[in-house]
The prediction has a mean pLDDT of 83. Predicted 3D model of a 162-nucleotide RNA (Lysine riboswitch aptamer) from a mouse gut metagenome. RNAcentral holds the sequence, with entries from MGnify.
RNA sequence: UGAUAGAGGCGCAGUUCUCAUCAGUACUCCAUCUCAAGGCCAGGCAGCCGGGGCGGAGGAAAGGGAGCGCUGCCGAAGGGAGCACCCGGUGCCUGCCGAGGCUUGCCUGGGUCGUCGGAGAACAUCCGCCGGACUGUCACAUUACUAUGUGAAGCGCUAUCA
Numbered sequence: 001u002g003a004u005a006g007a008g009g010c011g012c013a014g015u016u017c018u019c020a021u022c023a024g025u026a027c028u029c030c031a032u033c034u035c036a037a038g039g040c041c042a043g044g045c046a047g048c049c050g051g052g053g054c055g056g057a058g059g060a061a062a063g064g065g066a067g068c069g070c071u072g073c074c075g076a077a078g079g080g081a082g083c084a085c086c087c088g089g090u091g092c093c094u095g096c097c098g099a100g101g102c103u104u105g106c107c108u109g110g111g112u113c114g115u116c117g118g119a120g121a122a123c124a125u126c127c128g129c130c131g132g133a134c135u136g137u138c139a140c141a142u143u144a145c146u147a148u149g150u151g152a153a154g155c156g157c158u159a160u161c162a
Base pairs, nucleotide, nucleotide: 001162002161003160004159005158006157009074011073012072013071014070015069017067018066019065027058028057029056030055032053033052034051035050038049039048040047041095042094043093044092045091046090077108078107079106080104081103082102083101085100087098088097089096109135110134112132113131114130116128117127118126119125137152138151139150140149141148142147
């Protein structure tokens, strides 16, 4: 220098099934009132349809979450940025929003708790900055001989082979 194999632990991600939530919400029907330069994310052209409120009857799903199991793993993974890619929001164009895909050694060792901010139906959960203690690795110093302190970052560390 290269290759292979490992470790950190409420470790990471995916996935089937089940369960709760979503929600008495969306939506459909009945009835009544109201709006019309009305409504379908914004604008234009078109197309289609009425829009909204109170009441009654019926009444979901997806995303997100929890649990057992299974699968792949230890930059696992998450985020930021970029893209002329792809799908959806009535058709086309331009936007905007959302879910993906690809690229990028730009940031993050790890889980956890907390303030704040964002997403979300949500007090769940996820993401981000910052902070706290804990924990793993290495370096340095001290050392009472196995601990203490300081610092750093996974482009790391340990082991084996060449």